[in-house]
Context: one part of a larger RNA
């Protein structure tokens, strides 16, 4: 100097506390571990692995196994060497890669017409590709974490033999090493905060595919004619700084209450993530040192695996019901997608869905029903008209193919489950919780993930514990 301490002191965070739901029990999706297998590919492993790499494993992917193939090789360039233009069709064998056969083509440059060259293909040969083999403890790059925590740090100056220290400490303030006084320091970097996007208010510009107050028409539908007033839409200013007023403090930096005012003290959300740590995690994105394979550890193809399944674990989802389920009617978003695409009105079918094809390259047209909500009517407390697993059966779509292994629909089936032990987790406001909608990936396949509105709580005395963090400061058998 730091690091530790069940030393102190001081302050912070959904850390505890008050509360709200949850998860640990049930059934299922998933992912993990273990077993199993010819394989059940690899990586990820406390917080910081475990609905993670996977924004989507029938085949592909696929890296694993099992078989059948090939060795200059599937893809790249380069040298010889020999045949042929190049391509394009077929027929046979095979699961298929591939292996055998025929048959159409004969072009471009030169030419002494004998030939020789290009591009391509085929063959033999050389160097060489190739490798998701190993090593993240040999590395770039990219993440993760402490943590959006307030801290890391230099220059000159002083002090100290010297490691260093001081400044960065103190008083006080902050959400902050924030600012403000002291001060042997005086300054300055890197972070904080400020510019950056949204969101909340106004004002001016602009009015079509949005909008409709007041006119006129009208099949009654902003439909038309028309209007730019109002929504909105997007560009472009305003506009919050403790600016003003009291109080409180060192007169100070600033806190406390008020006032105006859509908005009050960082107004909400986001994105930005210092020094460093943790030989964190990636050699399976890519690159890249070495070491390893080279008729195989490379390639090509089928079929099977990643979907197994006495268990255990994590995430979720859907539930045990009347603040509920069922039937019927009637409401109100928001973000976003669409040409190999959304696909209306109609028609068929109980439905999944088919038929048809108007419209739309989309503020026009379509996905598109928003759902909880309300407004009637049944149920009547039961394993039920709760819950929906699992099974039979018929069926729909994607796709070359749904046996292994795909999601849906239609009858039957109707299982466990009556709030769920230690013990644990999330959230301080338009949040928790509940409700649905949308989109990445995707030919199909979402209960995950990214998002988007819609209804909408409760609690916070407080900071003794509990855990994790920031200073100062004390001890140390510790580097």
């Nucleotide at each position: 100097u730091g690091a530790c301490g069940g030393g102190g002191g001081c302050c912070c965070g959904c850390a505890c506390a008050a509360g709200c739901g949850g998860u640990g029990g049930a059934g299922u999706a998933u992912g993990u571990g273990g077993u199993u297998c010819a394989a059940u590919u690899c990586g990820a492993u406390g917080c910081a692995a475990c609905g993670c790499g996977c924004a989507g494993a029938a085949c592909c992917u696929u890296a694993c196994c099992u078989g059948g193939g090939c060795u200059u090789g599937a893809a790249a360039a380069u040298c010889a060497u020999g045949c042929g233009a190049a391509u394009c069709c077929c027929g046979c064998g095979g699961a298929a890669a591939c292996g055998c056969g025929g048959g159409a083509g004969u072009g471009c440059c030169c030419u002494u017409c004998g030939g020789g060259g290009a591009a391509c293909g085929c063959u033999u040969g050389a160097a060489c590709a190739g490798g998701u083999g190993c090593u993240g403890c040999a590395u770039g790059g990219c993440u993760g974490u402490c943590g959006u925590c307030a801290g890391c740090u230099c220059g000159u100056g002083u002090c100290g033999u010297g490691a260093g220290a001081u400044g960065u400490u103190g008083g006080g303030u902050u959400a902050a090493g924030u600012c403000c006084c002291g001060c042997a320091a005086c300054g300055a970097g890197c972070g904080c905060a400020a510019c950056c996007c949204u969101u909340g208010c106004c004002u001016c510009u602009a009015g079509u595919u949005g909008c409709c107050a007041g006119c006129u028409c009208u099949u009654c539908g902003g439909g038309a004619g028309g209007g730019g007033a109002c929504u909105c839409u997007a560009g472009a200013g305003g506009g919050a700084c403790c600016g003003c007023c009291g109080g409180u403090g060192a007169u100070a930096a600033a806190c406390c209450g008020g006032a105006g005012g859509a908005a009050g003290g960082u107004g909400g959300g986001g994105a930005u993530g210092a020094u460093g740590u943790c030989a964190a995690g990636u050699c399976c994105u890519c690159a890249u040192g070495g070491c390893c394979c080279u008729u195989a550890u490379g390639c090509c193809c089928a079929g099977g695996g990643c979907u197994a399944c006495a268990c255990a674990c994590g995430u979720a989802c859907u539930a045990c019901a009347a603040u509920g389920g069922c039937u019927g009617g009637u409401a109100c978003a928001a973000a976003g997608g669409g040409c190999u695409g959304c696909g209306a009105u109609c028609c068929c079918g109980c439905g999944a869905g088919g038929g048809g094809g108007a419209g739309c390259c989309a503020a026009u047209c379509c996905c598109a029903a928003a759902a909880a909500a309300c407004c009637a009517g049944c149920c009547c407390c039961a394993g039920u008209u709760c819950a929906g697993a699992u099974u039979g059966g018929a069926g729909u779509c994607u796709g070359c193919a749904a046996c292994u292994c795909g999601a849906c629909u239609c009858c039957a089936u109707g299982a466990a489950g009556g709030u769920g032990g230690a013990a644990u987790c999330g959230c301080u406001a338009g949040u928790a919780a509940u409700c649905g909608c949308g989109g990445a990936u995707c030919a199909g396949c979402a209960c995950g993930c990214c998002g988007c509105g819609g209804u909408g709580a409760a609690u916070a005395c407080g900071u003794u514990c509990c855990c994790g963090g920031g200073c100062c400061u004390u001890g140390u058998a510790c580097a």